[in-house]
Order: sequence, then structure tokens, then C1' cells
RNA sequence: GCGGAUGGCCGGAUGGCCGCGGCCCUUCGGGGUCGAGGAAAGUCCGGACUCCAGGAAGCGGCGGUGCCGGGUAACGCCCGGCCGGGGAAACCCGAGGGAAAGCGCCACAGAGAACAGACCGCCCCGGUCCGCCGGGGCAAGGGUGAAACGGUGGGGUAAGAGCCCACCGCGGGACGGGUAACCGGACCGGCACGGCAAGCCCCACCGGGAGCAAUGCCGAAUAGGGGUCUCGCGUUCCGGGCAACCGGAACAGGCAGCUUCCGCCCAGAGACCCGGGUUGGCAGCUCGAGCGCGUCGGCAACGGCGCGCCCAGAGGAAUGGUCAUCGAACCGGCGCGAGUCGGGGAACAGAAUCCGGCUUACAGGUCAUCCGCGCAA
Repeated sequence: GCGGAUGGCCGGAUGGCCGCGGCCCUUCGGGGUCGAGGAAAGUCCGGACUCCAGGAAGCGGCGGUGCCGGGUAACGCCCGGCCGGGGAAACCCGAGGGAAAGCGCCACAGAGAACAGACCGCCCCGGUCCGCCGGGGCAAGGGUGAAACGGUGGGGUAAGAGCCCACCGCGGGACGGGUAACCGGACCGGCACGGCAAGCCCCACCGGGAGCAAUGCCGAAUAGGGGUCUCGCGUUCCGGGCAACCGGAACAGGCAGCUUCCGCCCAGAGACCCGGGUUGGCAGCUCGAGCGCGUCGGCAACGGCGCGCCCAGAGGAAUGGUCAUCGAACCGGCGCGAGUCGGGGAACAGAAUCCGGCUUACAGGUCAUCCGCGCAA
């Protein structure tokens, strides 16, 4: 210098003027201060928070996750590793538990697709009109297929075959290494065990539902009214009391799948229909698993400690416009070229309870590390 791999960061700048929204101040004229994103997006996972009349255990069903270890509030996320695949390498990709519990499926082609099979072919015997025919043996070779019931070489044989042997593969495996996934492996077995679990299923683990239009308060009111039906507001006993009633016990009903247990829990619940009204205020609401810097621990994800900072809050919704200067991409002219002159005028997008992720969109710029090749010292 060229080609490639990975991970970050920025993503128009500065100023003037005029506006818009929140908060604070005000002499009511105005002034001060803050005001989008890395994805605010998809709403796909995980949580916080709130309500659903309460908590525990068990059961079955449904849904999800799925190599191992770690991180985290948690996760289907992240980090480190293992195994398999791709690449010359940096590095990338993997829905990656179980096929030796059972069931099911394996298109087309092919003779045969799972207790295998014989189309071409090879070999033996018999016959023959010398084309071949009949009987038997074989599975090495050919052919089909995504996949053909171990591979290569040697021995063996009529031809062959794990029939026998060596190596490889496969199964078991003393022992060794590793937290583990897993790796190595003396020795044994002649091969028995095809694939699919993004088919049922089995195993392990996780999971109640609805969502800030949650929900609470103020208030006449965020509603309320009327009708029909069903179930319930209980029953029994004991004690007290003149009584209304009070206290206790047992049983019965309800309590977000079902069952059981406990409880100092609950008095109304459900279905259908009629007719109608509202769109007030406040809280929830943004200080938080927060951000920045330093330091320590850790390979890392991340965690501890110290210091500093406050960063839109909201309601159908503000975050804009214009001018000046500067300006990347891109376009055109000139030049062999470095360049120069003119034009041009910045990607995707946009908060709505809040966090942690993932995914998707994104003009262009920039930094770091690594791999390969070339050249020079």
C1' cells in the first nucleotide's frame, strides 16, 4: 500500500431573530431554566408497579425453554467455554436434551426404504437348435436415491461374504484431565444400533390473569338508573340479655384451572335486556435495577467502593421556522495527477407509566484490534 474480519463511536456545526411545551420568578411588560432517539419503531421476550375478595401444598392439563459454566432483579438476553459445520486465516454459523421407553413417517426414483432386497451382473450344475433355457449359490461390481443394513487393503472362495486378519469407524470401557459440557484412552466386542423429536411422545426446568385507557383520591359526578331470571346474605347448638342483639362452636356457600388444608378473609355475585349521560381536577408521572469519571476484583459479561451530575414529562400530545457563516455525500468543468472552480445542501426516524434485552430501518464519517498478500529498512 492492497484485500479481508471483528467491535465501538459520531450521525450536520455555530450564532442572531421569531415562535411552541413543562417548571420557577415577576413590578404582569416580561425574565430564567429545561425540552427526543440510537433506534423514541416492531410490541417479540423479561421485569418493576397496580388491580383482580388470601396464603400454602398437591394434582392433572396447557404454554414456553432446552450443550456446559458464569452474569443479572429477571429473560428466550449477555459473557466465557464445549461439540458439529464453513473458511487459507482473522473469524463466522448452529431450534445443540433423549431415536437403546413406545407409536408414527421416510416423497420421487428404484428390484429393495427398516425383522431388507435381487433389476443388470458374478459363479456352479444340467440341458441346448449355441440365440439361450432350467435349477441353485452370491451380494464384491453396476444402476436408483437425501439415505441401500460399516469403509480401505490383504487372505479366503466355484463366485462371494466380518467368513478370517490389520488399520479406520462404531459400541462398551479400567484409568487419567476438566467445576461441567467434554477430551484422551489401556483393554474388550466381529458389527449388533439408518434418518426425522421445526411429528406424537419422554425427561428436566419455568409460568395465575389483565394492563397506566392499570389503579387511587377530591367531588353532585367519572358515572348512575330501570326490568327479568338464577344463586347468596345462612343453618343448628351452647352461653349471656326483658328485648333488639352480643359472644363461642360445628356445618354449608364464595375466594382468578381443579383438589386439599389453614386463615384474625368475604356479603353480595352472575346472566340477559331497556333507556341514557359524561369526556372535570389531583395523584399514579418520572430520582431511576439512573448517568459520567476514577479505582479495585474478574479472561469477560459484570460487580464493589469513592467523587460528581439531574437528564421532556403530558393532556391526543411542545420539541419548530427563518436568516447568516461553515459545511459531508453527490453532480459538472479544467488538469496526467495531487488538486482546483462552480453547483448542491445531510440517513433512518420521532417520546406517551417506566426499566433490561432482542429484532428491524439507517446517507455518510471516524477510531481501535486482528488476519492474509506485496514492497522497503